[in-house]
The prediction has a mean pLDDT of 80. Small-subunit ribosomal RNA, 3' major domain from an uncultured bacterium, 474 nucleotides, folded computationally.
Context: one part of a larger RNA
């Protein structure tokens, strides 16, 4: 100098506590462990694996297993040899890829182009090593820190700046200082969301002024409001009071749409974990080459005495069922979203406008209102199972979804323990999207509507910063 302490001093964080709602207990989903298995491909293992890599395994995917097939063969290139092929029709085997056979057969300025086919050569490996790597990622941590030039101190490793007294969210900023400066980091520049102004005014909007109508921006029209989107303005501890040397702290302080970083997001400094990835790719090296390359059929990735993570439906009246009536917002759409009719009890069919969309398409539910059900394994709950459709798709047995009748399990708020959140938060209601033919989406990422309760305080738990002391530890 570091690291560590059940040393010691400040300080922080949904880290305790105050509170509010899970998790653990039931059934289902989905991951992994195990263990079966011809295969249940591979990786991910505390915190920082386990709805993870997968933003979508019925075949493809697919990397696993059976079997059956090819050996420069799928793709593309060069050299030599050689061909007239390639398509398209068609018979036989066959799971099927393939094999073997029949017909039919290019252009030409005759130099040669294009073809198929043998030959050699560059190839092929989701083969191994993340502990040889590169990228790039996860953590500690959005925690406030890591450093460096010259100066000075020390015999030297190293110290000083970086320490002290203040402040801050901050190595933020002040004062004091053998230090004075500067760089990565903090803050600020970036997008967004709150209010105002201004430009524009279509597909969007209608106050006023006709027309129309059962109703409607549906028509003339208009830019007033909403909204879209450009570009401005605003918010700085700026003003006011107190306190302090200052920096800054406080105010039920004015003004203000917003006040002390207004809220929110991208943004992750030196480094640690020989942390993760050689299966995104990229690459050193080792290994396979009639197989560890590669083609196809089925099968497995969905198995099933258990274990444990993640969640989804509940157990009910704050609730369930029927009948009625409101109100959004991100975003998608032509092999596509489908307005409406008319058929089905339904999913769905059939017909048929519109709209490559601020034009057209999708009913938001929870919300109210109105009738029931009266504490009961029920008009809670749906889970299995039984029958009989639907729609995608070469094809739903293994192993899709979703409908309609029937069937009606477990569960009566969950030990020990244990996870989330501090405000438009949590909690709860739905909607959209990416992947996508179809979906096992209950996952993920976003959107908006309904909207709480509580933080006295920092003894204790944990994680982290900084000073500082102790050590037989580097």
């Nucleotide at each position: 100098u570091g690291a560590c302490g059940g040393g010691g001093g400040c300080c922080c964080g949904c880290a305790c506590a105050a509170g509010c709602g899970g998790u653990g207990g039931a059934g289902c989903a989905u991951g992994u462990g195990g263990u079966u298995u011809a295969a249940u491909u591979c990786g991910a293992u505390g915190a920082u694996a386990c709805g993870c890599g997968a933003g979508g395994a019925a075949c493809c995917u697919u990397a696993c297993c059976a079997g059956g097939g090819c050996u420069u063969a799928a793709a593309u290139g060069u050299a030599g040899a050689c061909u007239g092929c390639a398509u398209g029709a068609u018979a036989u085997g066959g799971a099927a890829a393939c094999a073997c056979g029949u017909c039919u057969u290019u252009c030409u300025u005759c130099g040669g182009a294009c073809u198929a086919u043998c030959u050699a050569c560059a190839g092929g490996g989701u083969g191994c090593u993340g502990c040889a790597u590169g990228g790039u990622u996860g953590u500690c941590g959005u925690c406030a820190g890591c450093u460096c030039g010259u100066g000075c101190c020390g015999u030297g490793a190293g110290g000083u700046g970086u320490c002290a007294g203040g402040u801050u969210a901050a190595g933020u900023c002040c004062u004091a200082u053998a230090a004075c400066g500067a760089g990565c980091g903090c803050a600020a520049c970036c997008c967004u969301u709150g209010u105002c102004g201004u430009u524009a005014g279509u597909u969007g909007c209608c106050a006023g002024c006709a027309a129309g109508u059962a109703a409607a921006g549906u028509u003339g029209g208009g830019g007033a409001c909403u909204c879209u989107a450009g570009c401005g303005a605003g918010a700085c501890u700026g003003c006011c009071g107190g306190u302090g040397c200052a920096a800054a702290c406080c105010g039920u302080g004015a003004g203000g749409a917003a006040g002390g970083u207004g809220g929110g997001g991208a943004u992750g400094a030196c480094g640690u974990c020989a942390a993760a990835u050689c299966a995104u790719c990229a690459c050193g090296g080792c290994c396979c080459u009639u197989a560890c390359g590669u083609c196809c059929u089925g099968g497995g990735c969905u198995a099933c005495a258990c274990a444990c993570g993640u969640g989804c439906u509940a157990c009910a009246a704050u609730g369930g069922u029927a009948g009625g009536u409101a109100c959004a917002g991100c975003g998608a759409g032509c092999a596509g979203c489908c307005a409406c009719u008319g058929c089905g009890u339904g999913a769905g069919c059939a017909g048929g406008a519109g709209c490559g969309a601020a034009u057209c398409u999708a009913u938001a539910a929870a919300a109210c209102c109105u009738a029931u059900c009266a504490c009961a394994g029920u008009u809670c709950g749906g889970a299995u199972c039984g029958g009989a459709g639907u729609c995608u798709g070469c094809a739903a047995c293994u192993c899709g979804a979703c409908u309609c009748c029937g069937u009606g399990a477990a569960g009566c708020u969950g030990g020990a323990a244990u996870c989330g959140c501090u405000a438009g938060u949590a909690a709860u209601c739905g909607c959209a999207g990416a992947u996508c033919a179809g979906c096992c989406a209950u996952g993920c990422u976003g959107c908006a509507g309904u909207g709480a309760a509580u933080a006295c305080g920092u003894u204790c738990c944990c994680g982290g910063g900084c000073c500082u002391u102790g050590u037989a530890c580097a």
The RNAcentral record of the full RNA draws on ENA and SILVA.